[in-house]
RNA sequence: GGGAUCGUAGUCUAGCUUGGUAUGAUUCUGCGUUUGGGACGCAGCGGUCGCGUGUUCAAAUCACGCCGUUCCCA
Repeated sequence: GGGAUCGUAGUCUAGCUUGGUAUGAUUCUGCGUUUGGGACGCAGCGGUCGCGUGUUCAAAUCACGCCGUUCCCA
């Protein structure tokens, strides 16, 4: 220098193909249960979906550019 892959909550992750309220687990907080704790159950908090522009009534999703991760070629 060229190519591929991935980037979503503190952590991990579904959703992208086929555009239409962002999913689940875990962490954390509260409550219940317990003599207490753990475990378990219920509820809650937490997201500029890597950044920007464009397309569209509407973008995590489509297009382009950029940044970063991993790998391959030279």
The RNA shown here (transfer RNA) has 74 nucleotides and comes from a Nitrosopumilaceae archaeon. Its Rfam family is "tRNA". By type it is a transfer RNA. The sequence was found in a public genome assembly.